[in-house]
Molecule: c-di-AMP riboswitch aptamer (ydaO/yuaA leader)
Organism: uncultured Mycobacteriales bacterium
RNA sequence: AAUCGGCGGCCGCGCAUGCGGUCGUCGAGCCGGGGGCCCAGGUUCUACCGGGGUGAAUCGGGAUGCCGCAGCAGAUGCACGGCAUGCCGUAGGGCGCCUUCCACGCCCGAACCCGUCAGCUAACCCGGUCGGCGGAAUGGAAGACAAG
Numbered sequence: 001a002a003u004c005g006g007c008g009g010c011c012g013c014g015c016a017u018g019c020g021g022u023c024g025u026c027g028a029g030c031c032g033g034g035g036g037c038c039c040a041g042g043u044u045c046u047a048c049c050g051g052g053g054u055g056a057a058u059c060g061g062g063a064u065g066c067c068g069c070a071g072c073a074g075a076u077g078c079a080c081g082g083c084a085u086g087c088c089g090u091a092g093g094g095c096g097c098c099u100u101c102c103a104c105g106c107c108c109g110a111a112c113c114c115g116u117c118a119g120c121u122a123a124c125c126c127g128g129u130c131g132g133c134g135g136a137a138u139g140g141a142a143g144a145c146a147a148g
Stems, first nucleotide, its partner, number of pairs: 003028011029129006039119001050117001051114004059089003063085006071078002092108005098143006
């Protein structure tokens, strides 16, 4: 990104031309990744640490419990570290019936993938094009479109 189309099989409807569903396949559009020159980066040593991708989803602080450590104390506490749960914020993001800006209101701030490997990157190569719910629709300014 999450749409559209061609062909074919199967199923259903119809008097029929056909219509619908589903599966497969091939495309268009859209999306993501890999991938030259140039550019970026660039030396040496030590400690710690692999690195990367999709995505708005980053970063910080406290609390409780458990575990570890044993620095201080000396039998169970403080400090420190890890894990779990949850809270408060936050970079960033979404919605509020065309677009932008401002204000206001309501929300999100996850999850997953690659597997030691990838900066950018023309040609070229690879992949995706889902799923599940709900029932909202505030103002101002400028503009677009439409109507008259």